[in-house]
RNA sequence: GUAGAACAUCGGGGCAGGGUGAAAUUCCCUGAUCGGCGGUAUACCCCGCGAGCGAGAGGCAGAACCUGUGGGAUUCAGGUGGCGACUGUACAGUCAGGAUGAGAGAGGUUUUUU
Numbered sequence: 001g002u003a004g005a006a007c008a009u010c011g012g013g014g015c016a017g018g019g020u021g022a023a024a025u026u027c028c029c030u031g032a033u034c035g036g037c038g039g040u041a042u043a044c045c046c047c048g049c050g051a052g053c054g055a056g057a058g059g060c061a062g063a064a065c066c067u068g069u070g071g072g073a074u075u076c077a078g079g080u081g082g083c084g085a086c087u088g089u090a091c092a093g094u095c096a097g098g099a100u101g102a103g104a105g106a107g108g109u110u111u112u113u114u
Stems, first nucleotide, its partner, number of pairs: 001114001003112005009106002015031005032094002034084002036049004044082002052060002064080005086097003
């Protein structure tokens, strides 16, 4: 270093001002802000996984284009866009809750094998 086992640890971020109204941090206006894990040229919107839902069948489940650089980028740079589980509540990515939970996975320690 390879492979297996055990153990514990770590493992999700984000809103203000104004308006209407009996009631909205949910609607409307203005301006903001956030992006789990693995893969791949560095990814919220390419491929897959997780949380969630569920009829329990890997079944359902969001969104991107243009230009440039380059051997190679829907990942970088520039530009213009878009998306966001469930439950609650006046309709929610940002409030409250399930959740001091679960988890893709990450690194570590010990041990065994080759």
FMN riboswitch aptamer (RFN element), 114 nucleotides, folded computationally.
The prediction has a mean pLDDT of 84.
It was read from a public genome assembly, where an Rfam model found it.
It matches the Rfam family "FMN riboswitch aptamer (RFN element)". About the family: The RFN element is a highly conserved domain that is found frequently in the 5'-untranslated regions of prokaryotic mRNAs that encode for flavin mononucleotide (FMN) biosynthesis and transport proteins. Gene Ontology term of the family: FMN binding.